About this RNA:
This is a predicted complex of two RNAs, RNase P RNA and transfer RNA, with 445 nucleotides together. It holds a member of the Rfam family "Bacterial RNase P class A". Its family is annotated with dimeric ribonuclease P complex, tRNA processing and ribonuclease P activity in the Gene Ontology. The prediction has a mean pLDDT of 75.
RNA sequence: CGAGUCGGCCGGGCGGCCGCUCGGGCGGUUUUCCGUUCGGGAGGAAAGUCCGGGCUUCACAGGACAGAGUGCCGGCUAACCGCCGGGCGCCGCGAGGCGACGGAAAGUGCAGCAGAAAACAGACCGCCCGUCCAUUUUGGCGGGUAAGGGUGAAAAGGCGGUGUAAGAGACCACCGCGGGAAACGGCAACGAUUCCCGGCAUGGCAAACCCCGCUUGAAGCAAGACAAACAGGGAACGCCGCGACAAAAGUUCGCGCGGGAUUGUCCGUCCCGAGUUUCCGGGUUGUUGCUACAGGCGUUUCCGGCAACGGACGCCGCAGAUGAAUGGCCGCCCACGACAGAACCCGGCUUACAGGCCGGCUCGUUUC
RNA sequence: GCGCCCGUAGCUCAGUUGGACAGAGCGUUGGCCUCCGGAGCCAAAGGUCAGAGGUUCGAAUCCUCUCGGGCGCGCCA
Numbered sequence: 001c002g003a004g005u006c007g008g009c010c011g012g013g014c015g016g017c018c019g020c021u022c023g024g025g026c027g028g029u030u031u032u033c034c035g036u037u038c039g040g041g042a043g044g045a046a047a048g049u050c051c052g053g054g055c056u057u058c059a060c061a062g063g064a065c066a067g068a069g070u071g072c073c074g075g076c077u078a079a080c081c082g083c084c085g086g087g088c089g090c091c092g093c094g095a096g097g098c099g100a101c102g103g104a105a106a107g108u109g110c111a112g113c114a115g116a117a118a119a120c121a122g123a124c125c126g127c128c129c130g131u132c133c134a135u136u137u138u139g140g141c142g143g144g145u146a147a148g149g150g151u152g153a154a155a156a157g158g159c160g161g162u163g164u165a166a167g168a169g170a171c172c173a174c175c176g177c178g179g180g181a182a183a184c185g186g187c188a189a190c191g192a193u194u195c196c197c198g199g200c201a202u203g204g205c206a207a208a209c210c211c212c213g214c215u216u217g218a219a220g221c222a223a224g225a226c227a228a229a230c231a232g233g234g235a236a237c238g239c240c241g242c243g244a245c246a247a248a249a250g251u252u253c254g255c256g257c258g259g260g261a262u263u264g265u266c267c268g269u270c271c272c273g274a275g276u277u278u279c280c281g282g283g284u285u286g287u288u289g290c291u292a293c294a295g296g297c298g299u300u301u302c303c304g305g306c307a308a309c310g311g312a313c314g315c316c317g318c319a320g321a322u323g324a325a326u327g328g329c330c331g332c333c334c335a336c337g338a339c340a341g342a343a344c345c346c347g348g349c350u351u352a353c354a355g356g357c358c359g360g361c362u363c364g365u366u367u368c
Numbered sequence: 369g370c371g372c373c374c375g376u377a378g379c380u381c382a383g384u385u386g387g388a389c390a391g392a393g394c395g396u397u398g399g400c401c402u403c404c405g406g407a408g409c410c411a412a413a414g415g416u417c418a419g420a421g422g423u424u425c426g427a428a429u430c431c432u433c434u435c436g437g438g439c440g441c442g443c444c445a
Stems, first nucleotide, its partner, number of pairs: 001364010012333007020041009043339001047350002050348005055220004067216005072086005087101001088099004102211002107209002109205002124149002126145007157175002160172003176200001177198006184191002224288005232280006240256005245250001257273006282444001295316005302311003334337001369441007378394004387425001396412005418434005
């Protein structure tokens, strides 16, 4: 210098004027309200709502099944599918990156096309043996053979030798694989060493069903609490006139009267005739929940830890709206400004993002 | 806030118990027919299966994330 990889930070600045919202002080008129003054006022993702927790209400003796989630080990944390560190596997020359990473000898299932054969293997070509026709070759039939060719994502250990008619873990050495044991390092996952056994028998897929271990009550601020008014439902007492029934009460029956509904009117039909007190569960409106809490920032070199993180000390108070505030205009400067707007709160993950800054490391080339 | 569904050719849809050429109708283009047009007949083009990553020998289909679109849940009964 070029290429790359990992991590961290910033997210226009300054000034003036006019507004919005919340809180405090003062004043008017004590409240509502108004005026004035001081102070605070979106983000790294406020987003997606994908995980986890706080908070709240309901449910809940205990257990089991189902369902859902999760799956190497250790640590961190309020908790987690998060983070940190490690193991193993894969990718990369490397720095580094990725991994839903228990079980395929519990069972069921799946594998198109190609290929002879696709899972208690398999004979198409080739190789070998026997036999038939037969002078021989070509060839037919029967059998052996998985070393070679060819197909496939995958063909049932590799290489060499012995062996054989040709071959083959059939046998042998080495390597690999599986199982077991011992001692060692490590908390563990696991690693590494030695020995023994097995000629190697049980290939892949569980983000196919499934099996195993672990976790898991349901809902969500439209949760919930308080208050008010209104409608509805239940209960108690009470309920127009006459007659019937009845011991009485009477909410039963008939007729009448009054009011209302049924399309404006009539008939007919239906409802009411007296309300008061109290209880009930939802909805509505207002207040609350609401932001001082797993709070933020800092400590060039505080302490523990590799780290995530924990502890100690210091400083700060830092949005809280509810038709929903955080904006508009002007001037100057620059690198010319992206993605994007809180709605109960917090920890993560994921996604979007103009432009800029800083640092660690790797590879290549050149020069010293 | 909670729950759910959809995305395949220009349009409307099928295919989603994983199997390789991803199909149908309409439309488009070209040809035949006709004096011309329509209808009819024949043929062709047209698809990153919304996007990305993963699982698998193999993905429209299974899993995860994202993007876009849509629906339901608030009852004065």